Predicted 3D model of a 404-nucleotide RNA (Bacterial RNase P class A) from a Planctomycetia bacterium. Its mean pLDDT, the model's own confidence on a scale to 100, is 76. The model forms 95% of the base pairs in the Rfam consensus. The gene name in the source record is rnpB. The source organism's lineage runs through Bacteria, Pseudomonadati, Planctomycetota and Planctomycetia. Its Rfam family is "Bacterial RNase P class A". The family's RNA type in Rfam is ribozyme.
[in-house]
């Protein structure tokens, strides 16, 4: 200097001016919490998303098992919990630093293995090789049947272990040697997943379980629109309130009822009050007053101090916990956090000048120009995962090529 790995972190500043949301104060207004003004001080993210996972926290539900579902799958720890994370194991891939794995069982049992092949699972004779028989040729050999052969060839992701020797008609773990594998044994390490020698055994055994399935471990169920209070207005229930009144006329089921008027009563309007004078009722229906249970629109709460953030010291390889400090700020209703200007910064894009240089290019300064500063918006909290992201920093390690 070039290409890479890992991991942490910023994620446009700052002025003024005008607005949104919420919260506290004072001061006016109507009334008791609401509106008006005016002042302080605060008001989105690393993912606030997807709602995939776990849990607080409320409600319901619950003896205890079993079965079903549905999740998860080395191992050993961390946690309130986890499908999360550390840290080791072991398989695959990189020269490496490093990645990545849904990583129990395929002798429980059922399937399935495209296409190509002659056979894909107690395999399989398509070429070939070979005895034997028959048949042609002078031979060498050819053709035919019946059988033996997985050792050569082709197929194919995969075809029942490799490489030599012995054997044998040619062959074949059909015997041996050493390699690899597998199973069991014993020795030593290690909490353990697992690793490292070693003996026996010719055992040679094909993949798939994000097919069924088996096994082992977790898991009741629904969500803040979750509960909890108050509570208009419409239905329901209960109980009040002035006449069980005179006359006249209709009706009748002979109890009564209607319908005008008279008096009284109880309420209102005019009016300062009192007389009057108008209206409206005098109810077993309809209306009214009160009250009562439940409850809808609406209101409050739930609501933000929690497995918090930050420093710092210990204890751990690390995830993390554990003592001290310290800090405090969005919670509103479908939901506020903007805009406008001037200044920097950054990016792009053009000119200039400089430096390197593996000639591909790269990085630096100025300077001018017009656009741009990304994904995204809390809605009960937290702990993870995942997915999106212009541009920018910064630590730590890997390989190569040069120079000292």
């Nucleotide at each position: 200097g070039a290409a890479g790995c890992g991991g942490a972190c910023c994620g446009g500043g700052u002025g003024a001016u005008c607005g949104c949301c919420g919260g506290c104060c004072g001061c006016c207004a109507c009334g008791u919490g609401u509106g008006g003004c005016g002042g302080c001080g605060g008001g989105a993210g690393g993912a606030a998303a997807g709602u995939c996972c776990g849990g607080g926290c409320u409600c319901c539900a619950u003896c205890g098992g079993g079965u079903g579902c549905g999740a998860u799958g080395g191992u050993g720890g961390g946690u309130a919990a986890c499908g999360c994370c550390c840290a080791c194991c072991g398989g695959c891939c990189g020269c490496g630093a490093g990645g990545u794995c849904a990583g129990g069982g395929a002798c429980a049992g059922u399937g399935c293995c495209a296409c190509a092949g002659a056979a894909a699972g107690c395999a399989a004779a398509c070429c070939g090789c070979c005895u034997g028989c028959g048949g042609g040729g002078c031979a060498a050999c050819c053709c035919g049947c019946c059988g033996g052969u997985a050792a050569g060839g082709g197929u194919g992701a995969a075809a029942c272990g490799g490489u030599g020797a012995g054997g044998u008609a040619a062959g074949a773990g059909c015997u041996c040697a050493c390699c690899a594998g597998c199973a069991g044994g014993c020795c030593g390490g290690g909490c353990g997943a697992c690793c490292g020698g070693u003996c026996u055994g010719g055992c040679u055994c094909g993949g798939c379980a994000a097919a069924c399935c088996c096994c082992a471990u977790c898991g009741g169920g629904a969500g803040c629109a979750a509960g909890g209070c108050c509570a208009a207005g419409c239905a329901g229930g209960a109980a009040g309130a002035a006449g069980a009144u005179c006359g006249g006329c209709c009706c009748u089921u002979c109890g009564g009822g209607g319908c005008c008027g008279g008096c009284g009563c109880g309420g209102g309007g005019c009016g300062g009050c009192c007389c009057g004078u108008c209206c409206c009722g005098c109810a077993u229906c309809c209306g009214c007053u009160u009250c009562c249970g439940g409850g809808u629109c609406g209101g409050c709460u739930g609501c933000u101090g929690g497995a918090g953030g930050c420093g710092u010291c210990g204890g751990g390889c690390a995830a993390c916990c554990g003592g001290c400090g310290u800090c405090g700020u969005a919670g509103a209703g479908a939901a506020a956090u903007g805009a406008u200007c001037g200044c920097c910064g950054c990016c792009c894009u053009g000119c200039a000048g400089g430096c390197u240089c593996a000639c591909g290019a790269g990085c630096c300064u100025g300077c001018a120009g017009g656009g741009g500063c990304a994904c995204a918006g809390a809605a009960c909290c937290c702990g993870g995962c995942u997915u999106a992201c212009a541009g920018g920093u910064c630590c730590g390690c890997u390989u190569c090529a040069g120079u000292c």